[in-house]
The RNA shown here (TPP riboswitch aptamer (THI element)) has 99 nucleotides and comes from Rhodosalinus halophilus. It matches the Rfam family "TPP riboswitch aptamer (THI element)". Its family is annotated with thiamine pyrophosphate binding in the Gene Ontology. Taxonomically the source falls in Rhodosalinus (Bacteria, Pseudomonadati, Rhodobacterales, Paracoccaceae).

RNA sequence: CCACCUACCUCGGGGUGCCCUUUGGGGCUGAGAUGCGCAAGCGAACCCGUUGAACCUGACCCGGUUAGGACCGGCGGAGGGAAGGUAAGGGGAUCCGAA
Numbered sequence: 001c002c003a004c005c006u007a008c009c010u011c012g013g014g015g016u017g018c019c020c021u022u023u024g025g026g027g028c029u030g031a032g033a034u035g036c037g038c039a040a041g042c043g044a045a046c047c048c049g050u051u052g053a054a055c056c057u058g059a060c061c062c063g064g065u066u067a068g069g070a071c072c073g074g075c076g077g078a079g080g081g082a083a084g085g086u087a088a089g090g091g092g093a094u095c096c097g098a099a
Base pairs, nucleotide, nucleotide: 001092002091004090005089006087007086008085009084010083011049012048013047014046017028018027019026020025034043035042036041055080056079057078061074062073063072064071
């Protein structure tokens, strides 16, 4: 000196499904299936922020599986999609000096 890794701070993006039920609740997968609301939305937790599969479109898609369902895979070398700073701690580069 470098933002490559990590950590921290602030900001921002996103999803919340399926089945059973005596409506009390229970079960499946997952990081996350939530609380309040007529609704639009507003919070919590969780995940993700260009090295971008967090998430959306395609999609009331296709194949498989299941009690059911983005549950698994394809689609997907498709298209979109939200960032700045600090710290030299780790790593790297360069210069000088001694030996």
The coordinates come from a structure-prediction model, not an experiment, and the mean pLDDT is 75.